[in-house]
Molecule: Glycine riboswitch aptamer
Organism: Rhodocyclaceae bacterium
RNA sequence: CGACGUUCCGUGGGAGAGCGCAGGCUUGUCAGAGACGAGUGCUGCCGCCGAAGGCGCAAAACCACCCGAAAACGCUCAGGCAAAAGGACCGCGGAACACGG
Numbered sequence: 001c002g003a004c005g006u007u008c009c010g011u012g013g014g015a016g017a018g019c020g021c022a023g024g025c026u027u028g029u030c031a032g033a034g035a036c037g038a039g040u041g042c043u044g045c046c047g048c049c050g051a052a053g054g055c056g057c058a059a060a061a062c063c064a065c066c067c068g069a070a071a072a073c074g075c076u077c078a079g080g081c082a083a084a085a086g087g088a089c090c091g092c093g094g095a096a097c098a099c100g101g
Stems, first nucleotide, its partner, number of pairs: 001100002005097009018046001020045004024040007047081003053077001054075003
């Protein structure tokens, strides 16, 4: 210097599925045992989603046998189901390492 392989940082985009039910707690209204409304990084129950993470698997190459192998596929442990946060992946910019000259 080149190219764009890996990792990291910044930035923009970024899906799916109940803002469910019950209880507890807090709070407001009412004359009130209580009723209704609102809130809740609380608990339980059922339903659902998959693009953090995690786990599982085919053919082929290699190979005597053995071995061997991924995902945006599957499982849903975890996570998530209004907003926020998170978010695989993609674009742009930068840094380091590696590769070539």